Overview: Predicted 3D model of a 350-nucleotide part of an RNA (small-subunit ribosomal RNA, central domain) from an uncultured prokaryote. The full RNA is in RNAcentral, with records from ENA. The prediction has a mean pLDDT of 87.
Context: one part of a larger RNA
RNA sequence: CUGGGCGUAAAGAGUGCGUAGGUUGUGAGGAAAGUCUGAUGUGAAAUCUCCGGGCUCAACCCGGAAAGGUCAUCGGAAACUACGUCGCUUGAGGAUUGGAUGGGAGACUGGAAUUCCCGGUGUAGCAGUGAAAUGCUUAGAUAUCGGGAGGAACACCAAUAGCGAAGGCAAGUCUCUGGACGAUUCCUGACGCUGAGGCACGAAAGCUAGGGGAGCAAACAGGAUUAGAUACCCUGGUAGUCCUAGCCGUAAACGGUGCACAUUUGCUGUGGGCGGAUUCGACCCCGUCCGUGGCGUAGCUAACGCGUUAAAUGUGCCGCCUGGGGAGUACGGCCGCAAGGUUAAAACUC
Numbered sequence: 001c002u003g004g005g006c007g008u009a010a011a012g013a014g015u016g017c018g019u020a021g022g023u024u025g026u027g028a029g030g031a032a033a034g035u036c037u038g039a040u041g042u043g044a045a046a047u048c049u050c051c052g053g054g055c056u057c058a059a060c061c062c063g064g065a066a067a068g069g070u071c072a073u074c075g076g077a078a079a080c081u082a083c084g085u086c087g088c089u090u091g092a093g094g095a096u097u098g099g100a101u102g103g104g105a106g107a108c109u110g111g112a113a114u115u116c117c118c119g120g121u122g123u124a125g126c127a128g129u130g131a132a133a134u135g136c137u138u139a140g141a142u143a144u145c146g147g148g149a150g151g152a153a154c155a156c157c158a159a160u161a162g163c164g165a166a167g168g169c170a171a172g173u174c175u176c177u178g179g180a181c182g183a184u185u186c187c188u189g190a191c192g193c194u195g196a197g198g199c200a201c202g203a204a205a206g207c208u209a210g211g212g213g214a215g216c217a218a219a220c221a222g223g224a225u226u227a228g229a230u231a232c233c234c235u236g237g238u239a240g241u242c243c244u245a246g247c248c249g250u251a252a253a254c255g256g257u258g259c260a261c262a263u264u265u266g267c268u269g270u271g272g273g274c275g276g277a278u279u280c281g282a283c284c285c286c287g288u289c290c291g292u293g294g295c296g297u298a299g300c301u302a303a304c305g306c307g308u309u310a311a312a313u314g315u316g317c318c319g320c321c322u323g324g325g326g327a328g329u330a331c332g333g334c335c336g337c338a339a340g341g342u343u344a345a346a347a348c349u350c
Base pairs, nucleotide, nucleotide: 004321005320006319007304008303012318014201015200016199017198021194022193023192025088026087027086028085030083033081034080035077036076037075038074039073040072041071042069049065050064051063052062053061054060091191092188093187094186095184096183097182098181103177104176105175106174107173108172109171110154115149116148117147118146119145120144121143125136126135162169163168206247207246208245209244210243211242215241216240220236221235222234223233258317259316260315261314262313263312266295267294268293269292270291271290272289273288274287275286276285299306300305323350324349325348332343333342334341335340
């Protein structure tokens, strides 16, 4: 140096874009750096290996041969890798065209419900629980009708469905905007894959400033329960939850499964296209591309299970693991307003 692994045992970075690097389709010609090969030089002796010999054998010793190199110089080969030239179209990208979509941002609008305010009717309860009490109510509550205010969330549709790189995304309309997919096979001609650093995005909670505040509700207060009850249950209730601008950068950020490409029996649903069949259109039927589920063949797996959406069989690149605890901690660095995040040990102990 090579050799093992990462769904659940330790181990896939939360996700993407992309720099260096690594790696890279197919044909022909060239040159010959890597590569292969020949000759010459050299690779001291001893040692090791083989053959023969000498001490009675052996160890040991003597003689001979062989072996030993990322070595140097000169000559040669051209399959593979690298280099350079000219091409190709399957990878990749573009063009034209079509339908689908809770993908993103902004503006405007809507109805149901809760709460509060005003007015009418009306009278003694309401609320709450396992049972109660705190609480509200004759200063007229609860109930019911009419009017008004304000904030937040969008029932049914709704799905094993759809979209997005992930986080995530759901009332309706309009404007701006992203990506994916199908069909045509028109253009470019390897422009590809991965990606250390880097950059961007990143639920909830939390932080800063200014708004907003209906409901809910950490903290807190009270009532119960209990041996106690700093809880579970009940009545209240502030941050917060919402908006704008900026931080934070973490999650069981999960498919606990990195990305890309290729190959490999099947059955059955479902979403979006296209084609065929149908006299035409729709439904149904058949085929095909992309996505999303269930079951299962071979194979894999410690088993569970996975199984063309692989955890099968291979290739390229990155990340990560190496007994439990100490510890995702200390110290130091970097980042942050802080909370803290990130990088990351050791002594000691079993």